[in-house]
């Protein structure tokens, strides 16, 4: 869970003391053909009449939303076998049927037909204490009288049994009790309104009829009712209660075991018998299944205990046994009893015990860790001593039984001896919630996951495996309930912005309701009765060694029943008030509503003048008008819509929403009095009007505007944004439609609760000649704000504060303001309104940032103003691509690209080809070897490296043994520019030398956080000053450092011929907004002036906050892990890093006359130097040689160039420009071929100032000119430093770029290189609509119609009675026929639920598809409805 189908045995029998009879056996006796047979006795089995019980016990929960339960009445509308107890009684007859016999059918189940018999079976009668019925009287009682009582007629009864008897058990009748049951009535207890209307026996009545018994329960007739929103009717689920879980309680979920009551007994119908059944183990039918059969016909019915099969994740013994409760029978013995009491299975649940205990550190092996020291399992074992619950094995042995025997449990339970630690520990966890950590594997994989979330190489999250926590005979982990959740809120929430106030209004049922007096007593309050079965729950007390479990006592437990009392409240009644409503009168405001009429101002067309050449439109256009005269301007006309100025968080209305003037209808509101009613009032589900605009639908009317539509533009595209036209429609009138962000996102009405100020409309006061101000008072309208609410932001007498009353709505977010149905509409569509399925968010307020095609402020050679490049040309260089046996590697927007590398011919190097070497080119640790040992090392071979080898040969200490170095073997290991800058240290760029960035105390806030830091000035600066709930305070800035200029001082090696002094090198002095003037908050501070070498940080430098880009380096160094270990190590030679169609980048030289050439001449500063820097002489045209002096240096060495003078070229591819190329040489170095620089002459390209872009500088700056110096054998156009010539322009901050600092919006917070939308494509899921097909279910009509009551009918049949003329016949009564009525079944049309479906519709989801950019910023046309 399958009220699924059931093989087999059992679960209801018993009485001979009701009957009639009576087998088997036994036991006599008799006879026999010795098999046997018969009679007596005894014996009682099996069947059979006949009572009783079989309606109890056990079993299920399929129907059942209903008097089926649960409570609490009613029965005056009933019944009751057995039992108790009172009354009276049992006389007199009669006829059958089983069994039996005999025949006889069928396989069989069962018959038939004939005879025979007994009773407590059945019948007829006699009596009537006594019931029953008719009729007449008749008092009380009840909520109600059909009850009673008297009188009278009429009907009704009985059975015997056993006992020797006493007497027992039974019959009949009639009361009474009990205990049982039927039938009612009240209240109580699912979901569904996407079910709103049901009902013809329906309601109700009058008579019958039927019932044990009221009643439409059933017929006849008669009326038309009856029931429903407090939910009829239908739909679905469902057995109800004591009780049980679970909660702090109210509740919630449940209805397993135990008790109560119902239903049901394979499915559906029926009745029979009976006190009791419409009857689990009874009948009959129908239907389905099954079985047996000789095919003709039978048989069943575990939801009774076992047991099967099936179905399932899953639930057990074909046990013992009537001993004990208790039941049937029976006078009893007894006999039945899967009730029941036992006893097997299942840790399935609760309890309770055990699995040892003390002692035991070399802190033992062994495992796992490590920082190699240890740690850790861990007193844990081992040892050693003890105990014996539990275990075996022995003996002994219950109660459970009311006199005695009698016990399934059972040799059980307990009780004693023995034996021996002996027989007994697992499971889950260890990332955080939640208690317990580490190693190894794995490497977004396997995998985990209850939520959050781990896992992509150093995982306390996956696996093991040690440790450790939990809990333990169980642990975990699944389903399910109720908690926690105040998360459906009675107790106990909420709707302004999170879900949540109907668009507004009138009003019905309902629900609430002023003040006063009597009454009444339905609600309330309280007492007292009864009732609420046991069992369960709480307490208390006992029994099993405790416990769980169980006895026994008490108590609690109802929205229950009767009944007293009380009168305060609520209610109902009656009566009375006037303050709540209403309402009279006098005023008064007002775009409040309807209808009709009038009016200018404009805009368009239309006609006519003037008049030409353009107009319009836009960031700029273009279409569009217009020489057939626009536009402009004037005159006249014609038509429709809207009403400027007054116009104001000003009025008016319920909201929508009303705006030009007049009239006529019209509703409402305020002030101010005051006759009058007397609570007439609040609120409102349903209901009904009204309801912007766009739609609709009929007929006007159509100036402007203007969806669709067209053109033009823009654009990648532009189905828009702008532009030109333009239609429906906006207007009227009648009619629908019924929704808006219909908002104040705030239902309505009452009262109450500081204050300030405006503004509308009426009032009163005081004063005044009157208007004004002043002071108040009602009413409506805004702003500001106490208390007080509120997450917050806000609200605050117009509440979102305090209450109180009614409505109305909401419970995560998505699908879905959607489907499907009902229902409105002409139609769009409106209202009502879910599920599946998915997510772990979805959302609100406020808070830091971050960002905007947001706003203010300020700043930067940012932009402008100037200079001079760059980008073209040659060529150097470095990148990219290609290309290659390699072109080693790294760096890549800014922040990579003359970077790393202060310098690749070979080294370097790491790359490639090719030759070698294996403890190794280097280091170290054991150990073993080794004296011709270690070294040297001719000579052979190789390209070398290396291999190979005559020959020569040692050292050092020393206890003389031997050690040490060395070589050599072997073992740990060496090595790595292998890989990972996303494991790391360090350094380093970059915003950026921006002005900023935090902290304690306080102080505001629920908080994230503000505040300080923000504001007013002001500075290069967060720089200082005022100001302030802030006061300080720390990194930063800025000054201390270091260098340039001026001066003083010392000191003087070198300079000098010498001294000053220049001039090296030190130590000081100076500069501070101090001086004056202006301005200023008279504070910071700014102009402006003096003096002074230098004047507002005097110019450079060094100096780099908190941070940020996982930013760059594992190839500088160092370093976790990995990965290699005859290679990814080492070594060598040659090669490449140097290639070339190309592309950037960064520089050199130009392109000429401010120039080139050649002559002559002037003036520097940093700096290098002993394997060097060299003077100077000679030599060569020179590059450079040869000699060679000085100098480890202020001592010697190292021409400055631009300039200047003076000649020459004269505008030209040139005496410009120097690339390319030829031969000739020089230096370095082992070696310039790949691939070095330089000299001579010889060639003599490109280039004539370089498009779009773009760099860089603000003063001793750019420009421009040389020098040096690191690298370095040699090799700068690169890079560090020097210093000589030395300019130009800055109005200013609109714009581009960064930046700073306040402030707005935000759906960003990996922070816009963000978020994100929608269609298309692909996949997966559920679901909606479908032609159509298939099931359930239930409606109507009709057909047929089993069994069976009941009705008539009965011509067949027929014992009791009655008659009889003994033939019969009457009464009765059966068979059997017919009729209503029905189950099943059929037929035909309907609802209502599904299940299937080609197709199709939206949806949801899904690392990396397509289109575009909708929306988050002023989202780039504000966004929404």
């Nucleotide at each position: 869970u399958u009220a699924u189908a059931c093989a087999u045995g059992c679960a209801a029998g018993u009485c001979g003391a009701a009957c009639g009879g009576g087998a088997a056996g036994c036991g006599u006796a008799c006879u026999u053909u010795c098999g046997g047979g018969u009679g007596c006795g005894u014996g009682g089995a099996g069947a059979g009449u006949g009572g009783c019980g079989a309606a109890c016990g056990g079993g299920u929960g399929a129907g059942u939303a209903a008097c089926a339960c649960g409570u609490a009445g009613a029965u005056g509308a009933c019944c009751u076998g057995c039992c108790u107890u009172a009354g009276a009684g049992a006389g007199g007859g009669g006829g059958a049927c089983a069994a039996c016999u005999g025949a006889u059918g069928g396989a069989a189940a069962c018959g038939u037909c004939a005879g025979c018999u007994a009773a407590u079976a059945c019948c007829c009668u006699a009596u009537g204490g006594a019931c029953u019925u008719g009729a007449u009287a008749u008092a009380g009682u009840u909520a109600g009288a059909g009850a009673g009582u008297a009188u009278u007629g009429a009907g009704u009864a009985a059975a015997g049994g056993a006992g020797c008897a006493a007497u027992c058990c039974g019959c009949u009748u009639c009361g009474a009790g009990a205990g049982g049951g039927g039938u009612u009535u009240g209240c109580g207890g699912g979901c569904u309104a996407u079910c709103a209307g049901c009902u013809a026996g329906u309601u109700g009545g009058u008579g019958a009829g039927g019932u044990a018994a009221a009643g439409g329960c059933u017929c006849a007739c008669c009326a038309a009712g009856g029931c429903g929103a407090a939910g009829a009717c239908g739909g679905c689920u469902a057995g109800g209660g004591g009780g049980c879980g679970u909660g702090a309680g109210a509740g919630c979920g449940c209805g397993a075991c135990c008790c109560c009551c119902c239903a049901c007994a394979a499915u559906g119908g029926g009745a029979c018998u009976g006190a009791g059944a419409c009857a689990c183990g009874g009948c009959c039918c129908a239907u389905a299944c099954u079985c047996c059969u000789a095919c003709g016909g039978g048989a069943g019915g575990c939801a009774g205990c076992a047991g099967u099969g099936a179905g399932g994740a899953a639930u057990a013994u074909u046990g013992c046994a009537c001993a004990a409760u208790g039941g049937g029978g029976g006078a009893a013995a007894c006999c039945c009893u899967g009730a029941u009491g036992c006893a097997g299975c299942a840790a399935u649940a609760c309890c309770g015990c055990g699995u040892g205990a003390a002692u035991g550190a070399u802190g033992a092996a062994g495992g796992c860790u490590u920082u190699c020291g240890g740690g850790u399992c861990g007193u844990a074992a081992a040892a050693u001593u003890c105990u014996u619950u539990u275990c075996u094995g022995a003996g002994g042995g219950a109660a459970g039984a009311g006199a005695g025997a009698g016990g399934a449990c059972g040799g059980u339970a307990c009780c004693u001896c023995a034996g021996g630690a002996a027989u007994a520990a697992g499971u889950c966890c260890c990332g955080g919630c939640u208690a317990a950590c580490u190693a190894c594997g794995u490497g977004c994989c396997a995998g985990c996951a209850g939520c959050c979330g781990c896992g992509g190489u150093a995982a306390a999250a996956c696996g093991u495996a040690g440790g450790g926590g939990g809990c333990a005979a169980a642990c975990g982990u699944u389903a399910u309930c109720c908690g926690g959740a105040a998360u459906u809120a009675u107790u106990g929430g909420g709707c302004g912005u999170a879900a949540a106030g109907c668009g507004c209004a009138u009003g019905u049922a309902g629900g609430c309701g002023g003040u006063u007096a009597g009454a009444u007593a339905a609600g309330a309050u309280a007492g007292a009765c009864g009732u609420g079965a046991a069992a369960g729950c709480u307490c208390c007390c006992g029994g099993c060694u405790c416990a769980a479990c169980u006895g026994g006592g008490a108590g609690a437990g109802g929205u229950c029943g009767u009944u007293u009392a009380u009168g305060a409240c609520u209610g109902u009644c009656u009566g009375a008030c006037u303050u709540g409503a209403g309402g009279u009168a006098g005023g008064u405001a007002g775009a409040g509503g309807a209808g009709a009429g009038c009016g200018g101002a404009a805009u368009u067309c239309c006609c006519g003048g003037u008049g030409u050449a353009g107009u319009g439109g836009u960031g700029g256009a273009a279409u569009g008008c217009g020489u057939a005269g626009a536009g402009a301007u004037c005159g006249g006309g014609a038509g429709g819509a809207a009403c400027a100025c007054c116009a104001g968080u000003g009025g008016c209305g319920a909201a929508a929403g009303c705006g030009g003037c007049u009239c006529u209808c019209u509703g409402g509101g305020c002030c101010u009095u005051u006759a009058c009613u007397g609570a007439c009032g609040c609120u409102c589900a349903g209901a009904u009007g009204c309801g912007a605009a766009a739609g609709c639908g009929u007929g006007g009317g159509g100036a402007g505007c203007g969806a669709a539509c067209g053109g033009g533009a823009u654009u990648a595209g532009a189905u828009a944004c702008c532009c030109c036209g333009g239609u429906a429609g906006u207007c009227c009138a009648c009619g629908c439609u019924g929704u808006a962000a219909a908002c104040g996102a705030u239902g309505g009405g009452u009262a109450c609760u500081a204050g300030g100020u405006g503004u509308a409309g009426c009032g009163g006061g005081u004063a005044u000649u009157g208007a004004c101000c002043c002071c108040u008072g009602c009413u409506g309208u805004g702003c500001c704000g106490a208390a007080g609410c509120a997450a917050a932001c806000g609200c605050g007498a117009u509440a979102a504060g305090u209450a109180c009353c009614c409505c109305g709505c909401c419970u995560g977010g998505g699908g879905a303001c959607u489907a499907c149905g009902g229902c409105c509409g002409c139609a769009a569509g409106a209202c009502u309104a879910a599920a599946a399925c998915u997510c772990a968010a979805a959302g609100g307020a406020a808070u830091u940032g971050a960002c905007g095609g947001g706003g203010g402020c300020c700043c930067g050679c940012a932009c402008a103003a100037g200079c001079a490049g760059c980008g073209g040309a040659g060529c150097g260089u470095g990148u990219g691509g290609u290309u290659u046996a390699a072109u080693u590697c790294g760096a890549u927007g800014a922040u990579a690209c003359g970077c790393g590398a202060a310098g690749a011919a070979c080294c370097u190097u790491a790359c490639c080809u090719g030759g070698g070497u294996u403890u190794g080119a280097c280091a170290u640790u054991u150990a073993a070897g080794u004296g011709g040992u270690a070294g040297c090392g001719a000579g052979g071979u190789g390209a070398a490296a290396g291999c190979u080898g005559a020959g020569c040969g040692a050292c050092c200490c020393u206890u003389c043994g031997g050690g040490g170095a060395g070589c050599c073997u072997a073992u740990g290991c060496a090595g790595g520019u292998g890989u990972u800058g996303c494991a790391u240290g360090g350094c380093u760029g970059u915003c950026g030398u921006c002005a900023g960035c935090u902290c304690g105390u306080g102080u505001c806030g629920u908080g994230a956080g503000a505040u300080g830091u923000u504001g007013g000035g002001u500075u290069a600066a967060g720089u200082c000053c005022c100001g302030c709930a802030a006061c300080g305070a720390g990194c930063g800035c800025a000054a201390c450092c270091c260098u340039c200029g001026u001066c003083g001082u010392u000191a003087g090696u070198u300079a000098c011929a010498a001294g000053u002094g220049u001039c090296u090198a030190g130590c000081g002095a100076g500069a501070c907004a101090g001086c004056c003037g202006g301005u200023a908050u008279c504070a910071c501070g700014c102009c402006g002036g003096a003096g002074g070498a230098a004047g507002g940080u005097g110019g450079g430098g060094a100096u780099g906050a908190c941070g940020u880009c996982a930013a760059g380096u594992c190839a500088g160094c160092a370093u976790g892990a990995c990965c290699u270990u005859u290679a990814u190590a080492u070594c060598c030679a040659g090669g490449g890093c140097g290639a070339c169609a190309c592309a950037c980048a960064c520089g050199c030289u130009a392109c000429a006359a401010u120039g080139g050439u050649c002559g002559a001449u002037a003036c520097a500063a940093u700096g290098g130097g002993c394997a060097g820097c060299c003077a100077c002489a000679c030599c060569g045209c020179g590059a450079g040689g040869u000699g060679g002096a000085g100098c480890g240096a202020a001592u010697c060495c190292u021409g400055a160039a631009a300039g200047u003078c003076g000649a020459u070229c004269u505008c030209a591819g040139u005496u410009c420009g120097g690339a390319u190329a030829g031969c000739a040489g020089u230096c370095u170095g082992c070696a310039a071929c790949u691939c070095g620089a330089c000299u001579g002459c010889u060639u003599g390209a490109a280039g004539g100032a370089g498009g779009a872009a773009u760099c860089g500088c603000u003063a001793g700056u750019a420009a421009u000119c040389g020098c040096a110096g690191g690298u370095c054998a040699g090799c700068a156009u690169a890079c560090u430093g020097c210093g000589g010539u030395g300019a130009a322009u800055a109005c200013g901050u609109u714009c581009c770029c960064g930046g700073g600092c306040c402030u707005u919006g935000u759906a960003c917070a990996c922070a816009c290189c963000g978020c994100c939308c929608g269609u298309c494509a692909c996949a997966c899921c559920a679901u909606g609509g479908g032609a159509a097909u298939u099931g359930g279910u239930u409606g109507c009509a009709c057909c047929a119609g089993a069994a069976g009551c009941c009705g008539c009918c009965g011509g067949g049949c027929u014992a009791a009675c009655c008659u009889u003329u003994c033939g019969g016949g009457g009464a009765g009564g059966c068979a059997g026929g017919c009729g209503u009525c029905u189950a099943c079944g059929g037929u035909g049309u309907g609802g209502u639920c599904g299940g299937u479906a080609a197709c199709u519709g939206g949806g949801g989801u899904g690392a990396a598809g397509u289109c575009g950019u909708a929306a988050c910023a002023a989202g780039g046309u504000a966004a929404c409805u």
This is a predicted structure of a 1425-nucleotide RNA (small-subunit ribosomal RNA) from an uncultured prokaryote. The coordinates come from a structure-prediction model, not an experiment, and the mean pLDDT is 85.